[in-house]
Context: one part of a larger RNA
RNA sequence: UCAUGGCUAAGGAACUAGGCAAAAUGGUCUCGUAACUUCGGGAGAAGAGACGCCAACUUCGGUUGGCCGCAGUGAAUAGGCCCAGGCGACUGUUUAUCAAAAACACAUGGCUUUGCAAAAUCGAAAGAUGAAGUAUAAGGCCUGACACCUGCCCGGUGCCGGAAGGUUAAGUGGAGAUGUUAGCUUCGGCGACGCAUUCAAAUGAAGCCCCGGUAAACGGCGGCCGUAACAAUAACGGUCCUAAGGUAGCGAAAUUCCUUGUCGGGUAAGUUCCGACCUGCACGAAUGGCGUAACGACUUCCCCGCUGUCUCCAACAUCGACUCA
Numbered sequence: 001u002c003a004u005g006g007c008u009a010a011g012g013a014a015c016u017a018g019g020c021a022a023a024a025u026g027g028u029c030u031c032g033u034a035a036c037u038u039c040g041g042g043a044g045a046a047g048a049g050a051c052g053c054c055a056a057c058u059u060c061g062g063u064u065g066g067c068c069g070c071a072g073u074g075a076a077u078a079g080g081c082c083c084a085g086g087c088g089a090c091u092g093u094u095u096a097u098c099a100a101a102a103a104c105a106c107a108u109g110g111c112u113u114u115g116c117a118a119a120a121u122c123g124a125a126a127g128a129u130g131a132a133g134u135a136u137a138a139g140g141c142c143u144g145a146c147a148c149c150u151g152c153c154c155g156g157u158g159c160c161g162g163a164a165g166g167u168u169a170a171g172u173g174g175a176g177a178u179g180u181u182a183g184c185u186u187c188g189g190c191g192a193c194g195c196a197u198u199c200a201a202a203u204g205a206a207g208c209c210c211c212g213g214u215a216a217a218c219g220g221c222g223g224c225c226g227u228a229a230c231a232a233u234a235a236c237g238g239u240c241c242u243a244a245g246g247u248a249g250c251g252a253a254a255u256u257c258c259u260u261g262u263c264g265g266g267u268a269a270g271u272u273c274c275g276a277c278c279u280g281c282a283c284g285a286a287u288g289g290c291g292u293a294a295c296g297a298c299u300u301c302c303c304c305g306c307u308g309u310c311u312c313c314a315a316c317a318u319c320g321a322c323u324c325a
Stems, first nucleotide, its partner, number of pairs: 001320001003318003010311002014309001019306001027051005036041001038145001052067006080304001084300003087296002092104002109142006120129003146291001148289002151221003156218002158214005165209003171203002176198005183190002222240005249283001250280001261277005
């Protein structure tokens, strides 16, 4: 000095990013047990008492008195608790080997596709899964128990429907042009049929343009100015723009830059925490909004108990390092 172990006066988290680590709690029986709640829970809530041995008495259940509290046995035992906030309903799943979570899943809800030789998927195909199923089924996407709810916008993008018009491919293809030459000829040329080359009027689907629907589809959800008998504020008015201008609820929030916002609570003292306010840089309704009992090796805050975490370290035991041989 590393590791392991137990002990420590007084204090008791002053340590620290953080009670990390350690200490503490721990069994059985009896009493007792709050808010809240989905009435199941919460709950082993919390909290309190008893427990061994001997004697006497006894209604045989115990009561009273006394003693021990040393030591030993065994491979091994055995909740700390309380007040609140956030997130996720829950049990579960996950980065084998730095992340276990607020991420994933989930029951629930919704949209959408699919009538069976189903849609979807694998496969040049045969064939197979779907399914030995049949819309109370199967596939895709989103949400994520439950309670209360889920507002406005279809202008853009997407999807669905429509078919009048515009545009539009291959294909088909009228007429024309050119070459060739039987023939004709005034010898300059003209030129049928056929063949060949070329040109392209017309015809020609879906799509797109167009018309309508659709947001639990992707998404979006405003400025400026004035106004009330102190001042301040603006129920109210004016004006511009938009597809429509953010409704309910929540709000310095896992979202707030300014910011340690302001007020209240807790502390002697609190950038964190809790309750409010609303000035929301830049919340907001299944990209779900807001609540919520129970649950969580999640995260933040607080109390009691407890302690070498610390004030502030000391000594001890054992195994190493190390030194000597």